[in-house]
RNA sequence: AGUCGAUUGGGUGAUCGCGGUUUGCCAUGUGCAGGCUGAGGAAAGUCCGUACUCCAUAGGGCACGGUGCUGGCUAACGGCCAGGCGGGGCGACCCGACGGCAUAGUGCAACAGAGAAGUGUAUUGCCCUGCCACGUGCAGGGCGAGGGUGAAACGGUGCGGUAAGAGCGCACCGGCGCUCGUGGUGACAUGAGCGGCCAGGCAAACCCCACCGGGAGCAAGACCAAGCAGGAAUGAGGGGCUGCCCGCCCCGCUACCAGUUCCGGGUAGGUCGCUUGAGUCGCCGGGCAACCGGCGUCCCAGAUAGAUGAUCGCCACUCGUCGCACGCGCGGCGGGUACAGAAUGCGGCUUAUAGAUCGACUU
Numbered sequence: 001a002g003u004c005g006a007u008u009g010g011g012u013g014a015u016c017g018c019g020g021u022u023u024g025c026c027a028u029g030u031g032c033a034g035g036c037u038g039a040g041g042a043a044a045g046u047c048c049g050u051a052c053u054c055c056a057u058a059g060g061g062c063a064c065g066g067u068g069c070u071g072g073c074u075a076a077c078g079g080c081c082a083g084g085c086g087g088g089g090c091g092a093c094c095c096g097a098c099g100g101c102a103u104a105g106u107g108c109a110a111c112a113g114a115g116a117a118g119u120g121u122a123u124u125g126c127c128c129u130g131c132c133a134c135g136u137g138c139a140g141g142g143c144g145a146g147g148g149u150g151a152a153a154c155g156g157u158g159c160g161g162u163a164a165g166a167g168c169g170c171a172c173c174g175g176c177g178c179u180c181g182u183g184g185u186g187a188c189a190u191g192a193g194c195g196g197c198c199a200g201g202c203a204a205a206c207c208c209c210a211c212c213g214g215g216a217g218c219a220a221g222a223c224c225a226a227g228c229a230g231g232a233a234u235g236a237g238g239g240g241c242u243g244c245c246c247g248c249c250c251c252g253c254u255a256c257c258a259g260u261u262c263c264g265g266g267u268a269g270g271u272c273g274c275u276u277g278a279g280u281c282g283c284c285g286g287g288c289a290a291c292c293g294g295c296g297u298c299c300c301a302g303a304u305a306g307a308u309g310a311u312c313g314c315c316a317c318u319c320g321u322c323g324c325a326c327g328c329g330c331g332g333c334g335g336g337u338a339c340a341g342a343a344u345g346c347g348g349c350u351u352a353u354a355g356a357u358c359g360a361c362u363u
Stems, first nucleotide, its partner, number of pairs: 001362008010315007018038008026029001040339001044350002047348005052217004064213005069083005084098001085096004099208002105206002107202002124146001125143007132135001155173006174198002176195008221272004230263005237251005279298001281296006316337009
C1' cells in the first nucleotide's frame, strides 16, 4: 500500500415519564406504593424459503411460473460449505443465470459494409478467353489470397499446386467431434489414436431437457359479546322521586302493544393466537467445512395507534484551537460519537452504518 475474516458499536449518576409482570395496601380506581424486566446487527427492504392458520383439492395430463456446473449440508431455499471449469488481478484474492458440443426446430444481428448464415459475398482486386475503338476499354467465365467495412467476414504458418486461387493436397499448430485408456463419487482432468469436421455467434430470444411449485395470509384464524335491527314466547302493567306508605310524574293498556324472557347471526369492545423455540450460552465428540450429535445451563420485550423516552452533569474516545513543555506528553475552551428501531416465529439474502478492536495473508 492492500486482500480476506471476525468482534464491538459508548459507560455512569440525578430528575421527570412510559409498556409488561409480580407483591402489598386502600377496598374496585383499569388506583397507589415497592420489586423485577423492557429493541437490533441489521429490529430495515419484504426479495426468497419454511412453520402455523383458513380456504380449495379423486387420479393423471396440459398450460403458466421458478430454479439450472458437481458433491454435500439443511425442515426448506433462488441459502451455505467444499470442489470443478471460465474470466480478472504481480499477488493475497475476487467475479460468473456456468443445463443444451446452437448436429431437433423457429428466430435475431443496429450502424458501417458488396456481402451477416444461405453450399453466403464481389466494391477495390487477381487470372483466363474473346472483341476492337488499342484504352485507366468492353463482354463472358474462373477466383476468394491481398486492400477496405464491422463486435463478428467462415481457422493460422509454410510448402506443394494452379491460368489465378482456395483444406484443393500435405506438414506443423489451434479448435471441434468420435473411440479407447488412466485418475476422480462426480463436475472434470489427462494421454493415445482417428476424422479436413473448421458452416461461426446469441437460449438474461422462443424452444428443448431435468427438477420444484394449489391460493391467501396473524388485519391468518378461534372464542366471548354491549348497542341497533330481526325472530319466538309471554304480556297489563312497568319505571322514577324513596328505605317504606301515601302522593305526584313518565311510558304503555286489546295492539303495527310497553315491559320481561329466550334464539340465531354478529358490529363496537374484549380474550386467545403471542412468544419455550428448526431457541441462548458453555463444554466435549464427529466432519476440510457448511453442519451434526451428546451433556449441562438459561428463560431473554410482547405493545395494539402502538411502551422501550427526554433533560442535565461526570467519564471515555476523537477532531479543531490556544497555552505550557519540547522526549513521550499535560492542561483550558469549543465541537462530534453512526445506521436505525420490534408488531406471529424461525432460516437466509440484500441494503444502511460515525468510530474502535482483533486475527490470517499478499506486495
Bacterial RNase P class A from Aggregatilinea lenta, 363 nucleotides, folded computationally.
The model forms 93% of the base pairs in the Rfam consensus.
The coordinates come from a structure-prediction model, not an experiment, and the mean pLDDT is 78.
Rfam family: Bacterial RNase P class A. About the family: Ribonuclease P (RNase P) is a ubiquitous endoribonuclease, found in archaea, bacteria and eukarya as well as chloroplasts and mitochondria.
The sequence is in RNAcentral, with records from MGnify.
Taxonomically the source falls in Aggregatilinea (Bacteria, Bacillati, Chloroflexota, Aggregatilineales).